[in-house]
RNA sequence: GCCCACUUAGCUCAGUUGGAAGAGCAACUCCAUGGUAAGGAGUAGGUCGACGGUUCGAAUCCGCCAGUGGGCU
Numbered sequence: 001g002c003c004c005a006c007u008u009a010g011c012u013c014a015g016u017u018g019g020a021a022g023a024g025c026a027a028c029u030c031c032a033u034g035g036u037a038a039g040g041a042g043u044a045g046g047u048c049g050a051c052g053g054u055u056c057g058a059a060u061c062c063g064c065c066a067g068u069g070g071g072c073u
Base pairs, nucleotide, nucleotide: 001072002071003070004069005068006067007066010025011024012023013022019056027043028042029041030040031039049065051063052062053061
C1' cells in the first nucleotide's frame, strides 16, 4: 500500500429482509437471615464509533472518516 471483518449499557454480546433498542453479568434498592454468602423482587444505566446522504421513517441501506482485529504484498 491493498483486501476482509467488527464498532450497540460499566463488561460480554443479541437485535437483518427499515417501523424506533434488549439479554446475561456488574451497580443500586428492597425481601429474606441473628449476621454474611447464595437466592427472590425491582430500579437505574444508551444521541446504536463520528459526519453526511437516501427515506414518511435508519442501529439496520449508501458514501466518507476514525478505531480494533485478521489476511496479502
Source information:
Predicted 3D model of a 73-nucleotide RNA (transfer RNA) from candidate division WWE3 bacterium CG_4_9_14_3_um_filter_43_9.